[in-house]
RNA sequence: GAAGUGUUUCAUCCAGUCGCCGCCGGUUCGGCCGGCGGAGGAAAGUCCGGGCUCCGCAGGGCAUGGUGCAGGAGAAACUCCUGUGGGUGCGAACCCAAGGAAAGCGCCACAGAAAAUAUACCGCCCGGGCAACCGGGCAAGGGUGAAAAGGCGAGGCAAGAGCUCACCGGACACGCGGCGACGCGUGUGCCUGGCAAGCCCCACCAGGAGCAAGAUCGAAUAGGGGAGGUUGAGGCGGCCCGCUGACUCCCGGGUACGAUCGCGCAGAUAAAUGACUGGACAAGACAGGACCCGGCUUACGAAACGCUUCCCAA
Numbered sequence: 001g002a003a004g005u006g007u008u009u010c011a012u013c014c015a016g017u018c019g020c021c022g023c024c025g026g027u028u029c030g031g032c033c034g035g036c037g038g039a040g041g042a043a044a045g046u047c048c049g050g051g052c053u054c055c056g057c058a059g060g061g062c063a064u065g066g067u068g069c070a071g072g073a074g075a076a077a078c079u080c081c082u083g084u085g086g087g088u089g090c091g092a093a094c095c096c097a098a099g100g101a102a103a104g105c106g107c108c109a110c111a112g113a114a115a116a117u118a119u120a121c122c123g124c125c126c127g128g129g130c131a132a133c134c135g136g137g138c139a140a141g142g143g144u145g146a147a148a149a150g151g152c153g154a155g156g157c158a159a160g161a162g163c164u165c166a167c168c169g170g171a172c173a174c175g176c177g178g179c180g181a182c183g184c185g186u187g188u189g190c191c192u193g194g195c196a197a198g199c200c201c202c203a204c205c206a207g208g209a210g211c212a213a214g215a216u217c218g219a220a221u222a223g224g225g226g227a228g229g230u231u232g233a234g235g236c237g238g239c240c241c242g243c244u245g246a247c248u249c250c251c252g253g254g255u256a257c258g259a260u261c262g263c264g265c266a267g268a269u270a271a272a273u274g275a276c277u278g279g280a281c282a283a284g285a286c287a288g289g290a291c292c293c294g295g296c297u298u299a300c301g302a303a304a305c306g307c308u309u310c311c312c313a314a
Base pairs, nucleotide, nucleotide: 001310002309003308004307005306006305007304008303009302010301012280013279014278015277016276017275018274020038021037022036023035024034025033026032027031040286044297045296047295048294049293050292051291052210053209054208055207059241060240061239062238064206065205066204067203068202069083070082071081072080073079084098085096086095087094088093099201100200104199105198106195107194108193121142122141123138124137125136126135127134128133150168151167153165154164155163169191170190171188172187173186174185175184176183177182214261215260216259217258224251225250226249227248228247234244235243
């Protein structure tokens, strides 16, 4: 000097003029004057969780849905922190849908001899035979493929094979370390795949619907008609059990599509916070509340600090 990577902070402030909204005070109350205050880190997405509201209690079970390495934080959360294992990267770092494939079912196209308890296409070896070919042994070599009965080297064998041995991988046993996920060491020839982001199994969790939730007030009339119902209407997302216990459903008519609350030192209800001038600063991009909080994801301007790699010079 260049390229990267991680964390944090800010994302406007001051003054003046005009304009808008809310609250308070004054007033000559049509109105006017003054004071104070007036969006975000993501307000976006509506992806998770909760507060809150309603369904009589939301009880038991099935079904359904969610989560899935360990420890900790937390109200909870596919959240966060620190680790373990695996993967990507030269690295700082980043990512993981990270329990179980011997409980069962299912899938692995095409190619290939063969895709899970499987083989013999080419081939290697032995015997018979003039030869073609026949019989037997092999899964080591080659081919196909994303993947082919652990890998590599030596010995052995008729040729081969963990058949044997050394070094690795996996599994098991024992010991040590760690709260734990796991790691390390020793020993044993003991050892045929992948997918569960396929169904499934195991463990844990979960009532439902949602602020257009809901509460109060106001207004209005046709109890007019029909069906069912204490031999149980209806109710609690689906089903069953249980509980409760008198209305429920359909057609038709009328009123309101109103007001107040829910709702807040921003608090609207078609939606206010804007424009200009001057200044400060490294900077003002992305963009605007609608019940309120905790997260995640996406968009984007500026600065500071730490670390990594490369190049050059000393």
This is a predicted structure of a 314-nucleotide RNA (Bacterial RNase P class A).
The model forms 97% of the base pairs in the Rfam consensus.
It matches the Rfam family "Bacterial RNase P class A". Rfam describes the family as follows. Ribonuclease P (RNase P) is a ubiquitous endoribonuclease, found in archaea, bacteria and eukarya as well as chloroplasts and mitochondria. Its family is annotated with dimeric ribonuclease P complex, ribonuclease P activity and tRNA processing in the Gene Ontology. The family's RNA type in Rfam is ribozyme.
The coordinates come from a structure-prediction model, not an experiment, and the mean pLDDT is 77.